[in-house]
RNA sequence: GCCACAGUAGCUCAAUGGUAGAGCAUCCGCCUUGUAAGCGGAAGGUUAUCGGAUCAUUCCCGAUCUGUGGCU
Numbered sequence: 001g002c003c004a005c006a007g008u009a010g011c012u013c014a015a016u017g018g019u020a021g022a023g024c025a026u027c028c029g030c031c032u033u034g035u036a037a038g039c040g041g042a043a044g045g046u047u048a049u050c051g052g053a054u055c056a057u058u059c060c061c062g063a064u065c066u067g068u069g070g071c072u
Stems, first nucleotide, its partner, number of pairs: 001071007010024004018055001026042005048064005
């Protein structure tokens, strides 16, 4: 330099155009003599950034940034 893939909650990941979710972690409550475990609930998001197409985008298109892998 070229090619491919990825970027969504604190972490690991879903969601193939129509209200953004789960597990773990955090907080609160129940349970227990107490802790852990278990059960219930809550909070936590500019879906990397910008632009475009669309009635409507995490999803489609383009550019940029970051990371991973490959080729030279």

Transfer RNA from an Anaerolineae bacterium, 72 nucleotides, folded computationally. The coordinates come from a structure-prediction model, not an experiment, and the mean pLDDT is 83. Rfam family: tRNA. Rfam classes the family as a transfer RNA. The RNAcentral record of the sequence draws on ENA.